This is a predicted structure of a 258-nucleotide part of an RNA (large-subunit ribosomal RNA, domain VI) from Raineya orbicola. The sequence was found in a public genome assembly. The organism belongs to Raineya, within Bacteria.

[in-house]
Context: one part of a larger RNA
RNA sequence: CGAAGAAUAUUGAGGGGAGCUGACCUUAGUACGAGAGGACCGGGUCGGACGAACCGCUGGUGUAUCUGUUGUAGUGCCAACUGCACAGCAGAGUAGCUAAGUUCGGAAGAGAUAAACGCUGAAAGCAUCUAAGUGUGAAACUCGCCCCGAGAUGAGUAUUCGUUGAGGGUCGUGGGAGAAGACCACGUGGAUAGGUAGCAGGUGUAAGCGUAGUAAUACGUUGAGCCGAGCUAUACUAAUCACCCGAAUGUUUGGAGG
Repeated sequence: CGAAGAAUAUUGAGGGGAGCUGACCUUAGUACGAGAGGACCGGGUCGGACGAACCGCUGGUGUAUCUGUUGUAGUGCCAACUGCACAGCAGAGUAGCUAAGUUCGGAAGAGAUAAACGCUGAAAGCAUCUAAGUGUGAAACUCGCCCCGAGAUGAGUAUUCGUUGAGGGUCGUGGGAGAAGACCACGUGGAUAGGUAGCAGGUGUAAGCGUAGUAAUACGUUGAGCCGAGCUAUACUAAUCACCCGAAUGUUUGGAGG
């Protein structure tokens, strides 16, 4: 920009993905075979590689969530803290993201076939799968499974709404969305983010005080204190007010322009 303006739900032309494979048990030591050996067909179990999704489990990361601790500087000093030293170093670790973790997938089935194997059967009194006719038959083909999909310009369909303005945007609060646009949620008729409260979860028993000890330190108060992303609740704070765009054929008025 098109498909007359929109919103929602769709059809599916077409396109893409996937398509792998082993061992074992059983059928059965059966068929077959003198024996040695040893099946087709069918049923089941467990794997490998590959792929997708996810984070309950096992782990990884987690740049400042908690703790321990060294040196140094500062807050007048003690104590308690803070800065810097690769995140100072070290031990753990929520959310998120993840694999080595978990779950699932390849299929079954249908159609039409290839090679091949047939039935009926003439030309050619026989024979012949083929000439007429008619079957079986493969990881290949068309469906079936997953994804995209009406720029499918052949621009489809359904419902609802719409100049008495449908719908969209700007702006703001944000996001499991994200380079910017975009996408999604919300904007007081509100849980969108922050804050706050509770919970989960992490760390591991704060400070102060008391007791014991000369002291380092230990114990008690105390699973304490602190806590980024998680869950729930709560309008305390901020999403205020508002503005812009916006759809035809015809008639009338205007007249940019020609």